Predicted 3D model of a 519-nucleotide part of an RNA (small-subunit ribosomal RNA, 5' domain) from an uncultured bacterium.
Context: one part of a larger RNA
RNA sequence: GGAUGAACGCUGGCGGCGUGCUUAACACAUGCAAGUCGAACGAGAAUCCGGGGAAGGAGGCUUCGGCCAACGGAACUGGAGGAAAGUGGCGGACGGGUGAGUAACGCGUGAGUAACCUGCCUUGGAGAGGGGAAUAACACAUCGAAAGAUGUGCUAAUACCGCAUGAAAUGUCUGAAUCGCAUGGUUCUGGACAUCAAAGAUUUAUCGCUCUGAGAUGGACUCGCGUCUGAUUAGCUGGUUGGCGGGGUAACGGCCCACCAAGGCGGCGAUCAGUAGCCGGCCUGAGAGGGUGGACGGCCACAUUGGGACUGAGACACGGCCCAAACUCCUACGGGAGGCAGCAGUGGGGAAUAUUGCACAAUGGGGGAAACCCUGAUGCAGCGACGCCGCGUGAGUGAAGAAGUAUCUCGGUACGUAAAGCUCUAUCAGCAGGGAAGAAAAUGACGGUACCUGACUAAGAAGCCCCGGCUAACUACGUGCCAGCAGCCGCGGUAAUACGUAGGGGGCAAGCGUUAUCC
Numbered sequence: 001g002g003a004u005g006a007a008c009g010c011u012g013g014c015g016g017c018g019u020g021c022u023u024a025a026c027a028c029a030u031g032c033a034a035g036u037c038g039a040a041c042g043a044g045a046a047u048c049c050g051g052g053g054a055a056g057g058a059g060g061c062u063u064c065g066g067c068c069a070a071c072g073g074a075a076c077u078g079g080a081g082g083a084a085a086g087u088g089g090c091g092g093a094c095g096g097g098u099g100a101g102u103a104a105c106g107c108g109u110g111a112g113u114a115a116c117c118u119g120c121c122u123u124g125g126a127g128a129g130g131g132g133a134a135u136a137a138c139a140c141a142u143c144g145a146a147a148g149a150u151g152u153g154c155u156a157a158u159a160c161c162g163c164a165u166g167a168a169a170u171g172u173c174u175g176a177a178u179c180g181c182a183u184g185g186u187u188c189u190g191g192a193c194a195u196c197a198a199a200g201a202u203u204u205a206u207c208g209c210u211c212u213g214a215g216a217u218g219g220a221c222u223c224g225c226g227u228c229u230g231a232u233u234a235g236c237u238g239g240u241u242g243g244c245g246g247g248g249u250a251a252c253g254g255c256c257c258a259c260c261a262a263g264g265c266g267g268c269g270a271u272c273a274g275u276a277g278c279c280g281g282c283c284u285g286a287g288a289g290g291g292u293g294g295a296c297g298g299c300c301a302c303a304u305u306g307g308g309a310c311u312g313a314g315a316c317a318c319g320g321c322c323c324a325a326a327c328u329c330c331u332a333c334g335g336g337a338g339g340c341a342g343c344a345g346u347g348g349g350g351a352a353u354a355u356u357g358c359a360c361a362a363u364g365g366g367g368g369a370a371a372c373c374c375u376g377a378u379g380c381a382g383c384g385a386c387g388c389c390g391c392g393u394g395a396g397u398g399a400a401g402a403a404g405u406a407u408c409u410c411g412g413u414a415c416g417u418a419a420a421g422c423u424c425u426a427u428c429a430g431c432a433g434g435g436a437a438g439a440a441a442a443u444g445a446c447g448g449u450a451c452c453u454g455a456c457u458a459a460g461a462a463g464c465c466c467c468g469g470c471u472a473a474c475u476a477c478g479u480g481c482c483a484g485c486a487g488c489c490g491c492g493g494u495a496a497u498a499c500g501u502a503g504g505g506g507g508c509a510a511g512c513g514u515u516a517u518c519c
Base pairs, nucleotide, nucleotide: 001519002518003517004516006515007514008513009512010511013391014390015389016388017387018386019384020383021349026347027346028345030344031343032342035090036089037088040087041086047080048079049078050077051076056071059068060067061066097302098301099300106227107226108225109224110223111222112221116219117218121215122214123213124212125211126210127209129163131161132160138153139152140151141150142149143148169195170194171193172192173191174190175188176187177186178185179184200207201206202205228274229273230272235265236264237263240262241261242260243259245257246256247255277299278298279297280296281292282291283290284289304325305324306323307322308321327338328337329336330335355381357380358379359378363377364375365374366373367372394424395423396422397421404415405414406413407412428460431454432453433452434451438446463508464507465506466505467504468489469488470487474503475502476501477500478499484491485490
C1' cells in the first nucleotide's frame, strides 16, 4: 500500500447492487417449510333441489256427535353436492440447511469397466386371453387416561394371487467365424432346453399397463498422479497378504465364510498424534510464490448421540421406521410424545451478524389428461454505512478586506470572497399529477415502485483523523520527568511546533480513525 462475512470509537443526507451467527454440530415456545391425483377404487358429511305427507292446526260449517280446512311440515325416499378419512398410484432419495466428522480414491485431474445399475423422458419391436381369493374404509363389540390396540361381520380397484400365451430377453449346454495377453468378447435374426408378463380409465380422443432393443440422463466401482504438520511418533499388521472353493452384491473384490500358504506395509516416512471438509475460485504479488476456501457454482459428509435394516429405479433416508442413550414434555403412574445444521423467531454463548413480512405474478420443482393444488425453492419487501459504486449538502458576483476570534514588534497580520448583500439554479429529499416493462389471450407479490411532468423553498443534509522526523500540515496559552503522548526513533525536569486547550493549517470525506487477520 492492498484486502476483510469484520468489530470498536466519533459522526451520519439519498440511491443502486451486493452482503449479514466466523462463537455453542448449544437448547428450542409458536407458525409455516411435501404434497397431489375422484380421468385407479369403494364409500360419502355439511349444504341445496324435489317426492312424500304424520303430529299440530288459524278459520269456517254444525243436528254440538263431528266435518271441511289455509298453514304446517315428522317418518320414509329420489337427485345434486362434494368436506374429512381410507385403499391405490406417483412424489416425500429433488429442492433447502450445516461443516461436526473425514488426511481418505474424500476431493482435484486424467484414464478404465472383457465387472455394473438406471423410475420418469426419447425412439423402435412384440403383446394385454381367461379366472380367483382377500382387505382397509364402514358397522358392531372390547381394552386403554391418552397414544392407540384387538376381535367379529360386509365391500371395491390400475391393490393381491394362480392358469394360458413368449417375437425378444435371461440362464444352461452347444456349432461356426473372428478378435483378445488372459478369465473371455463380438458376430452368425446360429441350434437345443428351461424361466418370466399384463390394467384399466374417461368427456372416444387420448392417457395409461406388460415384456424387450437402443439412446439420453443420473449413479456405482477400479486405477495413475496430486492433496497440511510433527521422528521429542520407527516399527506397524491376524481377515492381516495371497491362493483355491463358495456365499453375497447391480457389479469386481477378504466384502463375508471354510480350507491352504506366510505373507503385506515402512526412512520415497508406514504406524501413531495434531489440525482440516476438498475444488472452481478469492486476497496479495511484476512474477514465482504466500495466504484463504465466507457469498456464488461442482463434489463429499452429516441431520440430538450410537447402531440397524425396511420400502423403493434410487436411501441405510433432515421434516420415514425399529432399537439403545442423553435431554425435554404429557400422564389417571399402567404408559406415551418429541428432534429448527429448513424459513422466520426465542433463550444462551459472544466483540459481533437481520423480519415470528408479502406472493406464487415470474423462473424452477412435485402431482394431475387438464382446470388447478402444493412449493419459507424462488421472486420481492423490511432491518444494518457491513462492503462497492453513484449523487448531493449549492452556483455566480461580492473589499467597507465589516463584525467577531486568534496573534502582534500595537503599525499590523490571519481566518477571507470566506460571510453579509445582490443575481441565479433545483440534482437529492419533501408536495401534486401521470405512470410502465417484467406477461404468450387472461393473470403483477414487488407497487402507485421505477420513470416522466409540474409547482415550490438555498432551504432539510459534514464529519473524522492528523500537524517533531519517517509524513502533507505552526503559532499562542496552560502544565513543569507531573499530568500525559507514543507505530518506530522518542517527547515532558519553566519559553514543549511531540502533553492539554484555542486559533490556524494538512488529509480523507458520508464517512474518518483504531483494533484484529492475510499478502